[in-house]
RNA sequence: UUUUGAAAAAGGCAAACUUCUCCGAAAGGAAAGGACGCAAAGCCAUGAGCCUAACCGCUGAAAGUAAGCGUAUGGUCGUCAGGUUGCCAAG
Numbered sequence: 001u002u003u004u005g006a007a008a009a010a011g012g013c014a015a016a017c018u019u020c021u022c023c024g025a026a027a028g029g030a031a032a033g034g035a036c037g038c039a040a041a042g043c044c045a046u047g048a049g050c051c052u053a054a055c056c057g058c059u060g061a062a063a064g065u066a067a068g069c070g071u072a073u074g075g076u077c078g079u080c081a082g083g084u085u086g087c088c089a090a091g
Stems, first nucleotide, its partner, number of pairs: 002091004012038002017033003021030003036078001042084003046081003049076003056070004
C1' cells in the first nucleotide's frame, strides 16, 4: 500500500420507544435517556429510490372557507450505489 474479516483486544456509533425539551408547515432534525443492531450504522445529497408538500399551479366552492390533485427548492448517508477518511487482526 492492497485484499479479506470481527474470532480476540481496545474502543466507537446508536434503532424502536420516552420527553410539562427545542427547531420545522410537514417529513424530519437537535438534546437527554435507551439499545435493535452496525466492520465504517464516520463524513459528503453526486446518481437512483423513498418520505413530506410550505411556496406555487390547477380543480372546486362561489359571499366565502375547507378539501383534492400536481410539484422540491425540504428531508432520508441506519434504502441502494458512488466519493472520501479511518482502529485491530490475518494474507

Source information
A computed fold for a 91-nucleotide RNA from Fictibacillus barbaricus, annotated as c-di-GMP-I riboswitch aptamer. Of the family's consensus pairs, 95% are formed in the model. The prediction has a mean pLDDT of 83. Lineage of the source: Bacteria > Bacillati > Caryophanales > Fictibacillaceae > Fictibacillus.